[in-house]
RNA sequence: UACUCAUCGAGAGAGGUGGAGGGAACCGGCCCGGCGAUACCUCGGCAACCGCCCGACAGCAGGUGCCAAAUCCGGCAGUGGACAGUAGCGUCCGCUGGAAGAUGAGAG
Numbered sequence: 001u002a003c004u005c006a007u008c009g010a011g012a013g014a015g016g017u018g019g020a021g022g023g024a025a026c027c028g029g030c031c032c033g034g035c036g037a038u039a040c041c042u043c044g045g046c047a048a049c050c051g052c053c054c055g056a057c058a059g060c061a062g063g064u065g066c067c068a069a070a071u072c073c074g075g076c077a078g079u080g081g082a083c084a085g086u087a088g089c090g091u092c093c094g095c096u097g098g099a100a101g102a103u104g105a106g107a108g
Base pairs, nucleotide, nucleotide: 003106004105005104006103007102008101013043014042015041016040017039021032022031023030026075027074028073029072044067045066046065048064049063050062051060052059071100076097077096078095079094080093081092082091083090
């Protein structure tokens, strides 16, 4: 790096460096950010998958991973309701699925 499978409304922050944007990408929304975000480092924590243990639940924290907001929400398809309108196109609130992404395990 492309493939397969599973999961994604649970959980978990302090200090330091640094100094402007950041929340994967594009668009829209909504948030976070000089009361210093994002990022990096140290320490701490969580427990999703693997592993260990167990009859099972629980437990451990070795591997990977994670520690604002549902994967922050929507975008595509189908569908329920409300409103408006009617020749047709709409707006809002939901549901189901998809796409994309993330994490793990497997296989190449």
Overview:
SAM riboswitch aptamer (S box leader) from Promineifilum sp., 108 nucleotides, folded computationally. The sequence was found by an Rfam model in a public genome assembly. Its mean pLDDT, the model's own confidence on a scale to 100, is 85. The organism belongs to Promineifilum (SeqCode), within Bacteria.